This is a predicted structure of a 532-nucleotide part of an RNA (large-subunit ribosomal RNA, domain I) from a Bacteroidia bacterium. Model confidence (mean pLDDT): 84 of 100. Lineage of the source: Bacteria > Pseudomonadati > Bacteroidota > Bacteroidia.
[in-house]
Context: one part of a larger RNA
RNA sequence: CGUAUGGCGAAUGCCUUGGCUCUCAGAGGCGAUGAAGGACGCGAUAAGCUGCGAUAAGCUGCGGGGAUUGGCAAAUACAAAUCGAUCCGCAGAUUUCCGAAUGAGGCAACUCACUAUGCUGAAGGCAUAGUAUCCGAAAGGAAGCAAACCCGGAGAACUGAAACAUCUAAGUACCCGGUGGAAAAGAAAACAAUAGUAAUUCCCUUAGUAGUGGCGAGCGAAAAGGGAACAGCCCAAACCAGUCUUGUUAAGGCAAGGCUGGGGUUGUAGGACUACAAUGUGGACUAUGGAUAUAUAGUGGAAGCUUCUGGAAAGUAGCUCCAAAGAGGGUGAUAGGCCCGUACACGAAAUAAAUCCAUUACCUAGUAGUAUCCUGAGUACCACGGAACCCGUGAAAUUCUGUGGGAAUCUGCCAGGACCAUCUUGGCAAGGCUAAAUACUCCUGAGAGACCGAUAGCGAACCAGUACUGUGAAGGAAAGGUGAAAAGCACCCUGAAAAAGGGAGUGAAAUAGAACCUGAAACCGUACGCUU
Numbered sequence: 001c002g003u004a005u006g007g008c009g010a011a012u013g014c015c016u017u018g019g020c021u022c023u024c025a026g027a028g029g030c031g032a033u034g035a036a037g038g039a040c041g042c043g044a045u046a047a048g049c050u051g052c053g054a055u056a057a058g059c060u061g062c063g064g065g066g067a068u069u070g071g072c073a074a075a076u077a078c079a080a081a082u083c084g085a086u087c088c089g090c091a092g093a094u095u096u097c098c099g100a101a102u103g104a105g106g107c108a109a110c111u112c113a114c115u116a117u118g119c120u121g122a123a124g125g126c127a128u129a130g131u132a133u134c135c136g137a138a139a140g141g142a143a144g145c146a147a148a149c150c151c152g153g154a155g156a157a158c159u160g161a162a163a164c165a166u167c168u169a170a171g172u173a174c175c176c177g178g179u180g181g182a183a184a185a186g187a188a189a190a191c192a193a194u195a196g197u198a199a200u201u202c203c204c205u206u207a208g209u210a211g212u213g214g215c216g217a218g219c220g221a222a223a224a225g226g227g228a229a230c231a232g233c234c235c236a237a238a239c240c241a242g243u244c245u246u247g248u249u250a251a252g253g254c255a256a257g258g259c260u261g262g263g264g265u266u267g268u269a270g271g272a273c274u275a276c277a278a279u280g281u282g283g284a285c286u287a288u289g290g291a292u293a294u295a296u297a298g299u300g301g302a303a304g305c306u307u308c309u310g311g312a313a314a315g316u317a318g319c320u321c322c323a324a325a326g327a328g329g330g331u332g333a334u335a336g337g338c339c340c341g342u343a344c345a346c347g348a349a350a351u352a353a354a355u356c357c358a359u360u361a362c363c364u365a366g367u368a369g370u371a372u373c374c375u376g377a378g379u380a381c382c383a384c385g386g387a388a389c390c391c392g393u394g395a396a397a398u399u400c401u402g403u404g405g406g407a408a409u410c411u412g413c414c415a416g417g418a419c420c421a422u423c424u425u426g427g428c429a430a431g432g433c434u435a436a437a438u439a440c441u442c443c444u445g446a447g448a449g450a451c452c453g454a455u456a457g458c459g460a461a462c463c464a465g466u467a468c469u470g471u472g473a474a475g476g477a478a479a480g481g482u483g484a485a486a487a488g489c490a491c492c493c494u495g496a497a498a499a500a501g502g503g504a505g506u507g508a509a510a511u512a513g514a515a516c517c518u519g520a521a522a523c524c525g526u527a528c529g530c531u532u
Stems, first nucleotide, its partner, number of pairs: 001529007013517001014481002018452002020449007027441002029145002037098003040053003044076001048072002059092006068080003103112003113131007133142003149180001150178004160167001164214001190197002201228004211219002232433003235376001239262010267410001269375004273369004282363002287359006294352003298346003304319003308315001320337002322326001328340003381405008391417001412428004416423001468475002488516001491503004
């Protein structure tokens, strides 16, 4: 060095209990009736996980189901069950201690009280109930936890500009507060342009356009058009009525204010007021009742035998059947007809939400006249200082606001990108509510994948946020596969042996023997051969 055969080693192949990314539905909260999360307990034996709570791997009722059962988890013992257990669903009971933790305290899972009642006459005793704070007159409510989405407050820097200061990153990250299943926005003091549209939101497009910009880096609309979805309403005031308070008057009364009810809600102005007229239509649904289809257990559910090979038939060969079912999984190899299922058909004592119907609560309308009254004030607007808008102060409209000034009242007011005028332009601020189309997924069910297949895929396929590290915040692993079935090697031998091995036996296979599928290479042997 070669050949053969082993050891060690774990790659590779095959597999998948687990992940990843989505889709369609559901749900979108839990909590002082004590949550989330824990501590400590509960078993015949019991360390861990799971379940449960001194009624402690469980108790009760109702419904399903029909033969085994006492979880993972074997074994032994002892029990339960056709007088229906175990199991599944719904509803209830119990639910130690800590934790918002709430009687006070505290180094969480502990300590110590007070009040009432009882044991009981007494106790450093026991049992039951109560005793925190804030809001509220009371009734009652709040608090704490939770993945993202949403609204508001506050708000960086690295970075880019090839340096850097305006600018950018970015109103991003982080922090705080708050609501909901969505949130926010929303029924024109809007756009537009001589023509028109008609609340808001979302998508496409307009468009990287108009703009903005140390006109650098960059930032960056809107109308119009096409779609999704569509829904509109309520107060304040004038006026009327009631009631209360205050002022004033000798009294009747008058005036002002508060509260309640009616009335009323808009821009071709509307309403009050005056004169007429009317009982009907719709609504975004409060409660009760009924119905329907669902969800949370379930039920039925077609059709095959033989031959050969083999350890085993689902393979081979032959004949045959079902199909509203030839989705999928399992079964000793590859099964439409073996099992679970699948298509289809059916089912609820109980609970839940939804839709519809009925009754009911609530809301909802006109015509003419125009003398008088009302139509949101420290508001609009202006100045200064800031901010948001594509818009960096610019010619800077529009919106928000800290400071200071400060209107008009329908013969009115605002806007149409400084400002002024015009207009047969558009609208009516300074009060409020409003589904759907839109965003998200801690979670539940069903399903999908030119996604991964154990150094991959979640950090975690396995008792993983574990072991371990760190004072702490925090960091954070490795680790899957016997066999169809334990049939997991009785018995014998060597041995000190419960080590290891040799027989024997099981098995298709034991070079499948638990350090267990396959078992590459590096590395280490043994035998033989060749070579210096």